A computed fold for a 1489-nucleotide RNA from Acidomonas methanolica NBRC 104435, annotated as small-subunit ribosomal RNA. The RNAcentral record of the sequence draws on ENA, Rfam and SILVA. It matches the Rfam family "Bacterial small subunit ribosomal RNA". RNAcentral records the identical sequence in 2 taxa. Model confidence (mean pLDDT): 85 of 100. NCBI's taxonomy places the organism under Bacteria, Pseudomonadota, Acetobacterales, Acetobacteraceae, Acidomonas methanolica.

RNA sequence: GAAUUUGAGAGUUUGAUCCUGGCUCAGAGCGAACGCUGGCGGCAUGCUUAACACAUGCAAGUCGCACGAGGGUUUCGGCCCUAGUGGCGGACGGGUGAGUAGCGCGUAGGGAUCUAUCCAUGGGUGGGGGAUAACACUGGGAAACUGGUGCUAAUACCGCAUGAUGCCUGAGGGCCAAAGGCGCGAGUCGCCUGUGGAGGAGCCUGCGUUCGAUUAGCUUGUUGGUGGGGUAAAGGCCUACCAAGGCGAUGAUCGAUAGCUGGUCUGAGAGGAUGAUCAGCCACACUGGGACUGAGACACGGCCCAGACUCCUACGGGAGGCAGCAGUGGGGAAUAUUGGACAAUGGGGGCAACCCUGAUCCAGCAAUGCCGCGUGUGUGAAGAAGGUCUUCGGAUUGUAAAGCACUUUCGACGGGGACGAUGAUGACGGUACCCGUAGAAGAAGCCCCGGCUAACUUCGUGCCAGCAGCCGCGGUAAUACGAAGGGGGCUAGCGUUGCUCGGAAUGACUGGGCGUAAAGGGCGCGUAGGCGGUUGACACAGUCAGAUGUGAAAUUCCAGGGCUUAACCUUGGGGCUGCAUUUGAGACGUGUUGACUGGAGUUCGAGAGAGGGUUGUGGAAUUCCCAGUGUAGAGGUGAAAUUCGUAGAUAUUGGGAAGAACACCGGUGGCGAAGGCGGCAACCUGGCUCGAUACUGACGCUGAGGCGCGAAAGCGUGGGGAGCAAACAGGAUUAGAUACCCUGGUAGUCCACGCUGUAAACGAUGUGUGCUGGAUGUUGGGUGACUUUGUCAUUCAGUGUCGAAGCUAACGCGCUAAGCACACCGCCUGGGGAGUACGGCCGCAAGGUUGAAACUCAAAGGAAUUGACGGGGGCCCGCACAAGCGGUGGAGCAUGUGGUUUAAUUCGAAGCAACGCGCAGAACCUUACCAGGGCUUGACAUGGGGAGGCUGUGUCCAGAGAUGGGCAUUUCCCGCAAGGGACCUCCUGCACAGGUGCUGCAUGGCUGUCGUCAGCUCGUGUCGUGAGAUGUUGGGUUAAGUCCCGCAACGAGCGCAACCCUUGCCUUUAGUUGCCAGCAUGAUCGGGUGGGCACUCUAGAGGAACUGCCGGUGACAAGCCGGAGGAAGGUGGGGAUGACGUCAAGUCCUCAUGGCCCUUAUGUCCUGGGCUACACACGUGCUACAAUGGCGGUGACAGUGGGAAGCCAGGCAGUGAUGCUGAGCUGAUCUCAAAAAGCCGUCUCAGUUCGGAUUGCACUCUGCAACUCGGGUGCAUGAAGGUGGAAUCGCUAGUAAUCGCGGAUCAGCAUGCCGCGGUGAAUACGUUCCCGGGCCUUGUACACACCGCCCGUCACACCAUGGGAGUUGGUUUGACCUUAAGCCGGUGAGCGAACCGCAAGGACGCAGCCGACCACGGUCAGGUCAGCGACUGGGGUGAAGUCGUAACAAGGUAGCCGUAGGGGAACCUGCGGCUGGAUCACCUCCUUU
Repeated sequence: GAAUUUGAGAGUUUGAUCCUGGCUCAGAGCGAACGCUGGCGGCAUGCUUAACACAUGCAAGUCGCACGAGGGUUUCGGCCCUAGUGGCGGACGGGUGAGUAGCGCGUAGGGAUCUAUCCAUGGGUGGGGGAUAACACUGGGAAACUGGUGCUAAUACCGCAUGAUGCCUGAGGGCCAAAGGCGCGAGUCGCCUGUGGAGGAGCCUGCGUUCGAUUAGCUUGUUGGUGGGGUAAAGGCCUACCAAGGCGAUGAUCGAUAGCUGGUCUGAGAGGAUGAUCAGCCACACUGGGACUGAGACACGGCCCAGACUCCUACGGGAGGCAGCAGUGGGGAAUAUUGGACAAUGGGGGCAACCCUGAUCCAGCAAUGCCGCGUGUGUGAAGAAGGUCUUCGGAUUGUAAAGCACUUUCGACGGGGACGAUGAUGACGGUACCCGUAGAAGAAGCCCCGGCUAACUUCGUGCCAGCAGCCGCGGUAAUACGAAGGGGGCUAGCGUUGCUCGGAAUGACUGGGCGUAAAGGGCGCGUAGGCGGUUGACACAGUCAGAUGUGAAAUUCCAGGGCUUAACCUUGGGGCUGCAUUUGAGACGUGUUGACUGGAGUUCGAGAGAGGGUUGUGGAAUUCCCAGUGUAGAGGUGAAAUUCGUAGAUAUUGGGAAGAACACCGGUGGCGAAGGCGGCAACCUGGCUCGAUACUGACGCUGAGGCGCGAAAGCGUGGGGAGCAAACAGGAUUAGAUACCCUGGUAGUCCACGCUGUAAACGAUGUGUGCUGGAUGUUGGGUGACUUUGUCAUUCAGUGUCGAAGCUAACGCGCUAAGCACACCGCCUGGGGAGUACGGCCGCAAGGUUGAAACUCAAAGGAAUUGACGGGGGCCCGCACAAGCGGUGGAGCAUGUGGUUUAAUUCGAAGCAACGCGCAGAACCUUACCAGGGCUUGACAUGGGGAGGCUGUGUCCAGAGAUGGGCAUUUCCCGCAAGGGACCUCCUGCACAGGUGCUGCAUGGCUGUCGUCAGCUCGUGUCGUGAGAUGUUGGGUUAAGUCCCGCAACGAGCGCAACCCUUGCCUUUAGUUGCCAGCAUGAUCGGGUGGGCACUCUAGAGGAACUGCCGGUGACAAGCCGGAGGAAGGUGGGGAUGACGUCAAGUCCUCAUGGCCCUUAUGUCCUGGGCUACACACGUGCUACAAUGGCGGUGACAGUGGGAAGCCAGGCAGUGAUGCUGAGCUGAUCUCAAAAAGCCGUCUCAGUUCGGAUUGCACUCUGCAACUCGGGUGCAUGAAGGUGGAAUCGCUAGUAAUCGCGGAUCAGCAUGCCGCGGUGAAUACGUUCCCGGGCCUUGUACACACCGCCCGUCACACCAUGGGAGUUGGUUUGACCUUAAGCCGGUGAGCGAACCGCAAGGACGCAGCCGACCACGGUCAGGUCAGCGACUGGGGUGAAGUCGUAACAAGGUAGCCGUAGGGGAACCUGCGGCUGGAUCACCUCCUUU
C1' cells in the first nucleotide's frame, strides 16, 4: 500500500403507430433426477420421499491398586481370567427434524441459584456396629426369571466422637463428616468438610422472528395481594382466603404452515428465496403418561404403566424398539460398503500397563459437483478417393486425410520409495513422489442451425407423421417435421425436466400509479392515529459525534504461505452495515413553560339566493259530472284497425268536482356537502359573501373504525288517485313480433310515518394549504375617477370560454390544473371465471356489503393514424332515374347453357365481367371423347454403332382400314482408282421422343373488370414521440388533380388534355384503269375514239378553330353566357390510346414454363360412332302476328370489299336450284353485282292473298362419302301465332328505328360475327328517388375490411367447481364416567438387622388399605377441516349443429347505468340518471375583423 465495488435487453395485442399491461426468453445457482456419451487425477458431496417396518453384526464400557469368592497356570515368588458386591462413566460423543409461532431461537442484559470430575487453598481422616449378593443346599417355571434356608467381605450400609471459617436461629442456642487401597520404603492414589475459581447448567427481562380478520373478542389459577407449601433457585409453580382484575385493531384468541441461527443462492444495491454438508442452540428417540437413580435425565442402545405392531411359547406366560454405523424390505424420479484401523485427533475407565470407542482417520461405490490434464505436434495440394450440392463450369468437406519427420503428458510395464511419528506404534500403502522401457500408440461426445439466438442446403413427407420456451411451423417446391451433407456452440461432458433469485420499476424504501388504459370511497360530521404557524427559556427518549463492551469459530473479501498449478488447505488482516453502556452536542424535532398574530374563530354593520321545514293560497291546462246548441261521424296511423258515437259522440257554450304540476321570467344564472332545489304569501331555520373595528391566542388540516344524509325504482301501514303508466288485454306490423306503432289499462307515480342504501351517485378528476404569464364573458358585494337612468379603472368571493410556461401515451389540462410542492385518507396490480361461490354482517323481502379459488387464454385494453363501410351529412357526375322511341319476357324456329340420357354425348367459361363465349364455320378430317383393331426409339427431333441402296413411280393380292406380302423400274457429288462425303431406308439398343395428362392457388405472356372513372405517387422542406400529415385540403371553375386565386409548402412523375388515324371545308401537286367543260370524230351514240386534266374523283403535301374578336357576368382571375364571321365554335364527329391498383378474376386446351404423373401407354395409327341425344329450364337471336302491310308490276339512286384449285360477262338448256359452253380479269380497266326500302296497281281485317313451322314427293350442288348429320330448288302441305304477366334491355343525332350490300372462316354449310352505305325520328322539366362512381366531413367494437364483426338460449363432448339427503375420517372444545403406573397426603392392627431401652416397648422404615391428581379408554353435546355422494346449479373449452339479430354506423327503436315487472333466447317495457349519442336547427360563449 490492499481489504463493497459499481446497473445492457429481446419476442409477442395492430393494416401500421404510441402507450398501458400480462405472458415468454437470454444469466447465475442446485444434496438434484432423466436421455445420449464417457480417458485420468485431486478436493468435496451422497434418502430432499415413509419420524415407514426392520433380519444380522457391531456402536459403552472400565476398574482385581475397593471387596469376598470361583477358575486357570506356575520356575511356588507369583501371574492371569472371571460372574457378583462396590466405584466412576452410560445426561458426553453419534442420529433425526416429528412436534414447536414458543423466551424455542437470535441479540443485548439481569440476579434469587446449583455444579461430579478439574485448579487453588483451609481444616479433618478417631472409635465402633449390624447386614447382604456372590457362594452352598433346596424349590417353582418351557423360557424369561424367581422363592426359601444357611455362610461371608468391602472405598457397600448405620450410629457415636470431634466439630467451624459451614447451615438454622427467637441470637440464648441448636445441627451436620469421613475409607481406605497399593508400595519394602520414600511416598502415592483416594476419603470428609469449607472457601474461591474455571468450565457447565437452570431461571427472568427488552427488542427482533411466516400467512390468514371469510379468526374480533379471549381469560377463572385467569390478573394481583396475604398466609402456607414446593424447588438448587425468583415466581399462581401449587394451595386456602381476599380483591376483580389481565390481554386485544401497534391484531389478543383461533386456524394454517414451519425447527431457529451463523450462513447459502441470487441481486448493482435495497431486497427476494432458502436453512443439505460444516458450526451454535432447541426438540425428539415405536405412540402416550410417569417417576426412580444421580452433580447432572424425567434418560436413543435405563425402569414402570397403557396402546399399536412384530417375534418366542409347553398357551400358563414372556421378549423387542437402527431418527447410531453398515445392511434389508417398502415408498420414490432419486441417494453408496453388512469394508479397514484405533496409526493420528478426541472421549470413558484405570496409579498404570492397558481395555473400549461404526466418534474419528482411511479405503470402496457414483462424472453428483468444483478444479486440473490428456486424446498428439510439425510438415504436407495431385487441392487424392469417397460424400454432398451444382447454373454441370465447378464448389465444399479440406491441410482435413494419406504420406514424411518428431514428441511421450496421462495410461501400461519394471525399479526405488516417503512426510504424516518430538522416544515406541502407520489402517491408509508398496499410496503420493522419483527413475527407466515400448509405442501415436489405449482415450470424443452432446446439443443446436425460422426470429429472439451464433450457425443453410438437398431429399423424403403433404394440416399426415410430427415440432414447439414465446411468436408459431406442416394442406406438393418446409433453411421450423424426418434423414443426409455442411455449419455453430460447449466439451468428459452435453442436453432436457424440476426448483430459487434475476431480468420484473410486474408490490415501486431505494423505485410505480388512479380524467379516458386496472384504480378517488355517493356526500358530509367526526374518534383513534398521522401531520402541524412565529418567537424565547429549560430538559433531552428521537437525531448527530466520540469512547467502551459485544457481534463464537468457520464462510465472503484483502495480503501472504503450502500441495508442480488450480480447486483445496492455512496464517494474519479487514469486515460482520447490529445491540448495549457511557461521554458529549443542542441545529432540526419532541416534551414542559412563557410570549405573539399572519392560520382558525368570535363581535358589529350590510347583502344575494329555486338552501331546508311547516301552514295557507292562486290561475292556466287535463279528465270527469250536469245542462244548452248541434249532427254523423270522431279518434288514431306510414297506412289501418281495435276504441267512442243516432241511448246523440267529436265540436262548442255555461256551471260544478277532483288531483297533480307550476308556462312566460329562465339565463354554461343562483343556492346547497352531495343527492338535489322553481307559482305566491306568512312563520321557523342552516350556510355563504362583502365591509369595519375590537377580542381569543394555534383553538388547525386530514381522518381507519363510527355516526348521519343519500335520485329513481322497490317494500310495510294508512290515505289519495286527475293525468301518465311497468304488468296485462286487444288492434296492427312481421316469416315470427312475447317488441318498436295504436286503443285501453293495474301496481306505481302524490301525502304521512317507517324501511331499503344503490346509479354513467360523473368533472368518470378525494380533501386541505401555498406558489406559478395573460385575454374575454357572466353572478354577488366593496373602493376610486368622471362627462352620473351611465362609463372606466381596481379589489374580494363564485361561475364559463380561449389560451403562455409546464404536464400528458395521446386526446387534452392549463390560478376552478391533469403545472410546481407539502399533509392525510381511499383505491389499483393481465383478461375471463366474478363482483360470482362459501362464510360473516345488515335487510320484512328484493337484495346490499365484505369477497375468493379451481380452471382457461396470450392476450384483454387506452389514445391517435390510414383505409373500408354506414338503412350518417354535404357537393358533383353517368341513358343512373325521369321524358321519349324500339325491344326482350308469350309463339315457331336457329344458336349457346343447365339438367337428364348415353359406350361417349371431349374440355373450358359461372352475378355484373359464363351462356350466337373459346368455335373466323364438328358429315370423314378437325377431335382432345367412346367401341374395336394395330405399333413400341415410336407419327415428329438430335446423337452413337452396324447393314443396305434405296426413296420415288406403276401395279397385284389379303384386310373395315391402319397394315402386311409380291412384281417391274430407278440415286447424287469429289476422285484415275482405292475410297470419302451427302441423301434415304432398315436393324440394334442407349440417351431420349411424345402427352389437348394434373396443378391458372407455383408461373411468364395475353385478356376481362371497376373505368376513359380522375385519380395514383415521389423528392426536398415543415409539423407530429410515432403510424402519418402537409403538398392533393380551402374559394371558384372544368369533361378532367382542367385552370385560376389563396395557403408551410416548393417542385416533379404516371394518368387527363395534346401529339396519331379517319371524317367534314379549301388550296396545291399528279392524271390511268378515273373524269368530259371546251375542241374534233363516229355506219354501232356506250367517254366509244382523238385530245384534254377544267370539274368529280383518286392520293400525297399544306391551310383552317385559338374563347382569336365583340357584349355581358365573374374577383381586375380561371372561366361561363350571348353574338359576329366561318365548311366547321368552344375537347366539331368517330377511332386508337386504359395511371397506381382490385378481383389468388380468366386462360397449363393458343404459346412458353417449374414441379408432379404415364412410358408395349395417359404416347401413336386406323375404321365406325359421339360432340347434332331430349320430358324439361334459362340466355342471345331470326321470322312473325299484318294494311306505315302482303302480292304483282316498274325498273331509279350507294358504299365498303372479294376474285387464279378464283370471280365469271355473254350464249344455250331447265319453272328453278343448276348444267354445258365460253370472252375478259393477277383488277379505279374484267367480274361478283341484282342494291333494298322507293314508286304504281291490287287485296280490305279474315287465322286471311297474314304467317311460314312441319311433313310428303321429285330434283340439284359440294365432296372419297350427305343414313346417323350439309346447303339449295320445284310442287304439295299450311302448325303455333291476333302485339305478349310479374319483370327487364338498348338508345341523346346522321343516333334510335328500318332497308339492303360486302367480307373473314370455308370443298360445302350463318338468323352468328366483322364491316358498308340508303331512308331517317321523338324526348331530356329536372336530380327527390333506384344503381354505379368521384371529393370533403363524421361515427366505428370493421382491417379476409358490412358477403365485416358479434350476443344469448338450446343440442352434443370433455374439464374444474358450488349446493346436496347423508356417509367416512382427522382435529378440537365442554360436561360426565372410569381410573393403570406413579408421586403426594392419610392410615398403617401386618412386617422389619443397625439407634434408644435390661425388657416391655419406642423412634424410624416398608408392605397393605383409603384419598386427591392423572395417561389411555368410554358416553353425551358441539366447533372445524377433509374424502365420497343419487340428484342439481351455473362456469369454461370445443369442427363448418339449431333458433333468432341484441351490440358495433343514427346498427336500422341511440346506447349505457341503477331498479322493478315480463319474455324460448339474445332481450323488451316503465321510472330516474349519464353522454362514453349521429344528424339538423336554435340559444349562449369563445376566436378574428